[in-house]
């Protein structure tokens, strides 16, 4: 780095350290000197891999000692196509495109 596959409207933040950036790209809209990102500690959420037990083998149902992942706003919202109200302001639905996390492969 890439290639499948599942999944993305649930939950979870509090000290230290830092010192202006942060929300992936764009463009809107936020967040942030009442202290951003980063990096430590501790907590915490989920349950993907695990593990336990049932299974009609498609899976369901538990459990939190491990490997991850998360803990502002739907992925914060849009980007592309198609349509539906609406009639030039928008509103909204369905694919997809991107992107994020796992599990497996190369």
């Nucleotide at each position: 780095u890439u290639c499948u596959u599942a999944u993305c409207u649930c939950g979870a933040g509090a000290g230290g350290u830092g010192a202006a950036g942060g929300g992936a790209c764009u463009g809107g809209c936020c967040c942030g000197a009442u202290g951003a990102a980063g990096c430590c500690u501790c907590a915490g959420c989920a349950a993907c891999c695990a593990c336990u037990g049932g299974u009609c083998c498609g899976u369901c149902a538990g459990u939190a000692u491990g490997g991850u992942g998360c803990u502002a706003a739907c992925u914060c919202c849009a980007g592309c196509a198609a349509g539906u109200u609406a009639c030039u302001a928008a509103a909204c639905u369905u694919g997809g495109c991107a992107g994020a996390u796992a599990a497996g492969g190369a």
The prediction has a mean pLDDT of 86.
SAM riboswitch aptamer (S box leader) from Halobacillus sp. A5, 106 nucleotides, folded computationally.
It matches the Rfam family "SAM riboswitch aptamer (S box leader)". About the family: The SAM riboswitch is found upstream of a number of genes which code for proteins involved in methionine or cysteine biosynthesis in Gram-positive bacteria.